[in-house]
Context: one part of a larger RNA
Molecule: small-subunit ribosomal RNA, central domain
Organism: uncultured Alphaproteobacteria bacterium
RNA sequence: CUGGGCGUAAAGGGCGCGUAGGCGGAAUAUCAAGUUAGGGGUGAAAGGCCUGGGCUCAGCCUAGGAACGGCCUCUAAAACUGAUAAUCUAGAGUCCGGAAGAGGAUGGCGGAAUUCCUAGUGUAGAGGUGAAAUUCGUAGAUAUUAGGAAGAACACCGGUGGCGAAGGCGGCCAUCUGGUCCGGUACUGACGCUGAGGCGCGAAAGCGUGGGGAGCAAACAGGAUUAGAUACCCUGGUAGUCCACGCCGUAAACGAUGUGUGCUAGCCGUUGGGGCACUUAGUGUCUCGGUGGCGCAGCUAACGCGUUAAGCACACCGCCUGGGGAGUACGGUCGCAAGGCUAAAACUC
Numbered sequence: 001c002u003g004g005g006c007g008u009a010a011a012g013g014g015c016g017c018g019u020a021g022g023c024g025g026a027a028u029a030u031c032a033a034g035u036u037a038g039g040g041g042u043g044a045a046a047g048g049c050c051u052g053g054g055c056u057c058a059g060c061c062u063a064g065g066a067a068c069g070g071c072c073u074c075u076a077a078a079a080c081u082g083a084u085a086a087u088c089u090a091g092a093g094u095c096c097g098g099a100a101g102a103g104g105a106u107g108g109c110g111g112a113a114u115u116c117c118u119a120g121u122g123u124a125g126a127g128g129u130g131a132a133a134u135u136c137g138u139a140g141a142u143a144u145u146a147g148g149a150a151g152a153a154c155a156c157c158g159g160u161g162g163c164g165a166a167g168g169c170g171g172c173c174a175u176c177u178g179g180u181c182c183g184g185u186a187c188u189g190a191c192g193c194u195g196a197g198g199c200g201c202g203a204a205a206g207c208g209u210g211g212g213g214a215g216c217a218a219a220c221a222g223g224a225u226u227a228g229a230u231a232c233c234c235u236g237g238u239a240g241u242c243c244a245c246g247c248c249g250u251a252a253a254c255g256a257u258g259u260g261u262g263c264u265a266g267c268c269g270u271u272g273g274g275g276c277a278c279u280u281a282g283u284g285u286c287u288c289g290g291u292g293g294c295g296c297a298g299c300u301a302a303c304g305c306g307u308u309a310a311g312c313a314c315a316c317c318g319c320c321u322g323g324g325g326a327g328u329a330c331g332g333u334c335g336c337a338a339g340g341c342u343a344a345a346a347c348u349c
Base pairs, nucleotide, nucleotide: 004320005319006318007303008302012317014201015200016199017198021194022193023192025088026087028085029084030083031082033081034080035077036076037075038074039073040072041071042070049065050064051063052062053061054060091191092188093187094186095184096183097182098181099180103177104176105175106174107173108172109171110154114150115149116148117147118146119145120144121143125136126135162169163168206247207246208245209244210243211242215241216240220236221235222234223233258316259315260314261313262312263311266294267293268292269291270290271289272288273287274286275285276284277283278282298305299304322349323348324347331342332341333340334339
């Protein structure tokens, strides 16, 4: 390479937008590049292969054949692919009418709790644990009442509920703003799918500058425990956690399951819309879009998956190829750094 694969054995890129490329709906006409049929030319010889022959055999030599996977050209065909022209509406999009939502951004507001401060009441303990101690407290703590300040997070509602491409998103209100779904079929007329590079987004931690700092809390200190205890437990506590701007670009970034399209039994919940029927409230039923549980066929090494496929197919991309060495070295590139991305070999089992 071929072949075979990628939920858990090695293997789906963290996610999107999109360039090149690959692939692409229905019907008509023309062309004839691919395609198909037939003909011609070429594909040197030697070598190799097959069948013979010659040296007494063989090596060696020699004749013929096949082959030379291919290329060029002529004639013809027009189903399929392609090209061109004109057309269609089932894909895709636009429009109109509705709908739900922690989707995003900015500003404002609210209550509970916590800590601190001030004042009152009040007195000897409080706190903490398996038990203690460090710690706080007669300079009045803990408890309790009133007032004030600050920062962060939003109990109940809350739900295998919702939204988002993913990361993720949860108090309330306003403004700006993205996407989705349902119904109507008025319009465009294949405008589509995927997507190497590229560009953007991307939890936490971390970094830079400036702010902020209640609680929590790496590091650190002390108290315990223990043979020891650089831990688990306790008392403290700094970065950080928060905000603005700029970096970083990773993750068990997970459904460990790429995206899109079509097809293939059902049953039960839940969520957003629409239709119909009936006894209004409502119930039943049908249907489209999500999100769950079970399950037929089928698939699977098994576990399990099963119209939200891991079933049956197609299109395109990414990735795997024994374990260790190693996601390392070197080189390149990105980064302020930390480090990221790309990515071996010797050796060894």